[in-house]
RNA sequence: CCACUCUGGAAAGCAGGGACGCGUUCCCUCGCCGAAGGUGCAAACCACGCCGAGCGCGCGGUGAAGCUCUCAGGCACCCAUGACAGAGGGGGA
Numbered sequence: 001c002c003a004c005u006c007u008g009g010a011a012a013g014c015a016g017g018g019a020c021g022c023g024u025u026c027c028c029u030c031g032c033c034g035a036a037g038g039u040g041c042a043a044a045c046c047a048c049g050c051c052g053a054g055c056g057c058g059c060g061g062u063g064a065a066g067c068u069c070u071c072a073g074g075c076a077c078c079c080a081u082g083a084c085a086g087a088g089g090g091g092g093a
Base pairs, nucleotide, nucleotide: 001091002090004088005087006086007085008084013030015029016028017027018026019025020023031075032074033073037071038069040067044062045061046060048058049057050056
């Protein structure tokens, strides 16, 4: 560093309408959430241009998150999912 196993682990409409197989179902509309996945970028670094020559200005690239967007996903409880954290025995360098 990688996956696996165990443990802990959130937010947000029991909204409205429709369909049938009448359900822990599906579809549409509106509202909402961010913690699967995905998008965007700060410092810094790099390339190029300008130049008053100043680690200066402009432009492009690289570039992290629990930030951001809400594409995906999700929105009573339970169950499940779940970023992340802890533990275990393995594999790799």
This is a predicted structure of a 93-nucleotide RNA (Glycine riboswitch aptamer) from uncultured Nocardiopsis sp.
The organism belongs to Nocardiopsis, within Bacteria.
RNAcentral holds the sequence, with entries from MGnify.